RNA sequence: GCCCCAUUAACUCAGUUGGUAGAGUAGCUGACUCUUAAUCAGCGAGUCCAAGGUUCAAGCCCUUGAUGGGGUA
Repeated sequence: GCCCCAUUAACUCAGUUGGUAGAGUAGCUGACUCUUAAUCAGCGAGUCCAAGGUUCAAGCCCUUGAUGGGGUA
C1' cells in the first nucleotide's frame, strides 16, 4: 500500500425484510433482614464512531473518513 472484520447504555453484547433501540452485568431507590450479603420489585442511563447521500422513514442500504484488530507482499 491493498483486502477483511469490529465500532449500539459505565462494561459485555443482541437488534429479523429499512418501520419510532433492547438484554445481562454494574449504578441508584424500595421491600425483605438485627446488620451485611443474597433474593425480589422498580428507576435512570444511548445524537447507534464521524460527515454526507438514498428514502415518507436509516442502527440497518450507499460513499468518504476515524479508531482498534487480523491477513497479505
A computed fold for a 73-nucleotide RNA from a Clostridia bacterium, annotated as transfer RNA.
Its Rfam family is "tRNA". It is annotated as a transfer RNA.
The coordinates come from a structure-prediction model, not an experiment, and the mean pLDDT is 81.